[in-house]
RNA sequence: CUCAUCAAGACCGACCGAGGGACAGGCCCUGCGACGUCGGGGCAACCCAGAAGGUGCCAAAUCCUGCGACGAAAGUCGGAAGAUGAG
Numbered sequence: 001c002u003c004a005u006c007a008a009g010a011c012c013g014a015c016c017g018a019g020g021g022a023c024a025g026g027c028c029c030u031g032c033g034a035c036g037u038c039g040g041g042g043c044a045a046c047c048c049a050g051a052a053g054g055u056g057c058c059a060a061a062u063c064c065u066g067c068g069a070c071g072a073a074a075g076u077c078g079g080a081a082g083a084u085g086a087g
Stems, first nucleotide, its partner, number of pairs: 001087006011040005019029003023066004041058003046054002062081001067078004
């Protein structure tokens, strides 16, 4: 860079110790221990002949909205950005 998918699904323990949810605004999670690391378990979009293996994932729709079109509004559709996989 190209293509595909993104409203389903899936958590425990140990260590650490104040931030985290990409960015901005909102909203939310968090000393009843978040984030992260390790161990185990699980889920099943992608590769694969395959329940094996690789990779990814396991709060909230990709948490919502960012830009555009339509609409009186609620909202709907599309896009951008991002994430993951394959090339």
Predicted 3D model of an 87-nucleotide RNA (SAM riboswitch aptamer (S box leader)) from uncultured Litorimonas sp. Its Rfam family is "SAM riboswitch aptamer (S box leader)". Rfam's curators write: The SAM riboswitch is found upstream of a number of genes which code for proteins involved in methionine or cysteine biosynthesis in Gram-positive bacteria. RNAcentral holds the sequence, with entries from MGnify.